[in-house]
Predicted 3D model of an 84-nucleotide RNA (Glycine riboswitch aptamer) from Oricola cellulosilytica. NCBI's taxonomy places the organism under Bacteria, Pseudomonadati, Pseudomonadota, Hyphomicrobiales, Oricola.
């Protein structure tokens, strides 16, 4: 020095769901959404008893544009940590 990764930090990408009625507005009602977070249950992976899903619920959040944010994937970088 390579190569792989966890975690973080910068760039990029990055869905769905009502311009609905009342309100100056913040909000309240119906009505919808799933990809922060959370929960359940068990696909599935494994080291066999253990982790856990993009499935499930919709508590939170979120439904016109923008704007914020967004699981997840690239790509660069730092610490660890694997293998050689």
């Nucleotide at each position: 020095g390579g190569c792989c990764u966890u975690g973080c930090a910068g760039c990029g990408g990055g869905a769905g769901a009502g311009a609905g009625c009342c309100g100056a507005a913040a909000g309240g009602c119906c009505g919808c959404c799933g990809a922060a977070g959370g929960g359940g249950a068990a696909a599935u992976c494994g080291c066999c008893c253990g982790a856990a899903a993009u499935c499930u619920c919709u508590c939170a959040g979120g439904c016109a544009a923008a704007a914020g944010g967004a699981a997840c994937c690239g790509c660069u970088g730092c610490c660890g940590g694997g293998u050689g």
Model confidence (mean pLDDT): 79 of 100.